[in-house]
About this RNA
A computed fold for a 74-nucleotide RNA from an archaeon, annotated as transfer RNA. It matches the Rfam family "tRNA". Rfam links the family to the GO term triplet codon-amino acid adaptor activity. The family's RNA type in Rfam is transfer RNA.
RNA sequence: GCCUUGGUAGCUCAGUUAGUUAGAGCAGUGCUCUCGUAAAGCACAGGUCGUGGGUGCGAAUCCCUCCCAAGGCU
Numbered sequence: 001g002c003c004u005u006g007g008u009a010g011c012u013c014a015g016u017u018a019g020u021u022a023g024a025g026c027a028g029u030g031c032u033c034u035c036g037u038a039a040a041g042c043a044c045a046g047g048u049c050g051u052g053g054g055u056g057c058g059a060a061u062c063c064c065u066c067c068c069a070a071g072g073c074u
Stems, first nucleotide, its partner, number of pairs: 001073007010026004019057001028044005050066001052064003
C1' cells in the first nucleotide's frame, strides 16, 4: 500500500432484503418481599447506531470520504 470483517446503552451483543416507535441480557436506580442482606418479582433511567457528506417521502440499514480495532496479502 491492497483486501476482508467489525464499530449500536456502562459491558456483551441482536437488528443491516430501508417502512409505525432502536432492542435483549448483565450492570445501575427505585419499589415489593425479608429481622436484615442476597435471590426473586415489578417499574424506571441510560443511545448524536464511529465521523462527515450523498441518495431518497423515509437511512442503524444503501453509496462515498475519513477515523479506530482485528485478521490476511505483498
Its mean pLDDT, the model's own confidence on a scale to 100, is 82.